Model confidence (mean pLDDT): 82 of 100.
Small-subunit ribosomal RNA, 3' major domain from an uncultured bacterium, 474 nucleotides, folded computationally.
[in-house]
Context: one part of a larger RNA
């Protein structure tokens, strides 16, 4: 000048505490680890790996095993011949890749040719998801949206630094004010974007209906006042009042007001720390393979299964389970697509096919509500298994999909030690919809219903930041 104390002293954070739901026990899902195995590709590994890359492994993806083939290659430039294609259809032999066979099939031209396309050849070369993330850009985690991290010129100090950035107060914040050998400034802080909340104008269809007529129906005339889209404004500053304070920044209390002291979310991530991740998104230095660590292709693997872990999901029921009724969302998709009405089917579906490139049509029913029933039981709880029959998607569901119907009906009666998230429209629940996607969803991303409990304090765990002491550390 730093790190660092089981030194102090200040101060904040769902760090404790206060609550309220969980996790840790069971099924199942998933993704690790170990084990196996011809492969189970490969990375991530304390917080900050482990429902991670994977926003979606049956072929394909795909990198991994066997096994069939190719060797200027599956992909890109250049060169020599030599065909007129390429492409489509049709068939043979094969597990395919491949090889063969039949029919079709170019453009322009001074006719020399060219262009374009295939096939042969020879070398340059092409490939590498082969290795180094400890050579390396980019990009991303984390400390941490913590408040702090630094420079000029001056000044002290031999120097290595120090001031400044310490003090007093004050803030969410090095925020501000006051002081002060320091004046000033830069990079964070916060403002300036967005999106919620409240209004006031413009606009009025595909939206909306007060009052008028009309209809099963905002359906249709008529309105555009509402209500909503969306554009442009306004609105909130500690501006007004009054206590404290040092007359200062502030802070407490009020009033107005839809909002009040950052109104409530989001984007925004200083200087650096971890030789932190990634070389398999891409770049790329170096090194290795070059009839193979390249490249096609069939299959089979990533989905194995004594075991351990993590991360959700349905549970154990009466705040519930099953029937019957039916009312209110938001947000978001749709053309190789959503797909109504209407008929078939117990249902998954299926037949048909209006309408919409969609404030218009479709996906859409929203669930939790309410009534009735069941009476505490391994049940009318719970759904895992496993059988039988079906649907869909798809060259194809054996390995290895997801869906239904009808049988079957584990284990589980709230879960040790231990442990996790959350401070308000949050927890907790309910459902909905999108990506990815032919198919497939308990997971990821949003969306909106219902809607609590507590917060005494800061002595303690556990991180953090300021000042100050030690120190045999650097």
């Nucleotide at each position: 000048u730093g790190a660092c104390g089981g030194g102090g002293g200040c101060c904040c954070g769902c760090a404790c505490a206060a609550g309220c739901a969980g996790u840790g026990g069971a099924g199942u899902a998933u993704g690790u680890g170990g084990u196996u195995u011809a492969a189970u590709u490969c990375g991530a590994a304390g917080c900050a790996a482990c429902g991670c890359g994977a926003a979606g492994a049956a072929c394909c993806u795909u990198a991994c095993c066997a096994g069939g083939g190719c060797u200027u290659g599956a992909c890109a430039u250049c060169c020599c011949u030599c065909u007129g294609a390429c492409g489509g259809g049709c068939u043979u032999a094969g597990a395919g890749a491949u090889a063969g066979g039949c029919c079709u099939u170019c453009u322009c031209u001074u006719c020399g040719g060219a262009g374009c396309a295939g096939a042969g050849g020879a070398g340059a070369c092409a490939g590498g998801u082969g290795g180094u993330g400890c050579a390396u850009g980019g990009u991303u985690g984390u400390c941490g949206u913590c408040a702090g991290c630094u420079c000029g010129u001056g000044u002290c100090g031999u120097g290595a630094g120090a001031u400044g950035u310490u003090g007093g107060g004050u803030u969410a914040a090095g925020u501000c004010c006051c002081g002060c050998a320091a004046c000033g400034a830069g990079c964070g802080c916060a403002a300036c974007c967005c999106u919620u909340g409240u209004u006031g104008u413009u606009a009025g269809u595909u939206g909306c209906c007060a009052g008028c007529a009309u209809u099963a129906a905002g359906u249709u005339g008529g309105g555009c006042a509402c209500u909503c889209u969306a554009g442009c404004g306004a609105g909130a500053c500690u501006g007004c009042c009054g206590g404290u304070g040092a007359u200062a920044a502030a802070u407490c209390g009020g009033a107005g007001g839809a909002a009040g002291g950052u109104g409530g979310g989001g984007a925004c991530g200083a200087c650096g720390u971890c030789a932190a991740a990634u070389c398999a998104u891409c770049a790329u230095g170096c090194c290795c393979c070059u009839u193979a660590u390249g490249u096609c292709c069939u299959g089979g693997g990533c989905u194995a299964c004594a075991c351990a872990c993590g991360u959700a999901c349905u549970a154990c029921a009466a705040u519930g389970g099953c029937g019957g009724u039916g009312a209110c969302a938001a947000a978001g998709g749709g053309a190789a697509g959503c797909a109504a009405a209407a008929c078939c089917g117990c249902g998954a579906g299926g037949u048909a096919g209006a309408g919409c490139a969609a404030a218009u049509c479709c996906c859409c029913a929203a669930a939790a509500g309410c009534c009735g029933u069941c009476c505490c039981a391994g049940u009318u709880c719970g759904g895992a298994u496993u059988g039988c029959a079906g649907g869909c998607u798809g060259c194809a569901a054996c390995u290895c999909g997801c869906c239904u119907g009808c049988a079957u009906g584990a284990a589980g009666u709230c879960g040790g030690a231990a442990u996790u998230g959350c401070u308000a429209g949050u927890a907790a629940u309910g459902g909905c919809a999108g990506g990815u996607c032919a198919g497939c969803a308990u997971a990821c991303u949003g969306c909106c219903g219902u809607g609590a409990a507590u917060a005494c304090g800061u002595u303690c765990c556990c991180g953090g930041g300021c000042c100050u002491u030690g120190u045999a550390c650097a």
Background:
The RNAcentral record of the full RNA draws on Greengenes.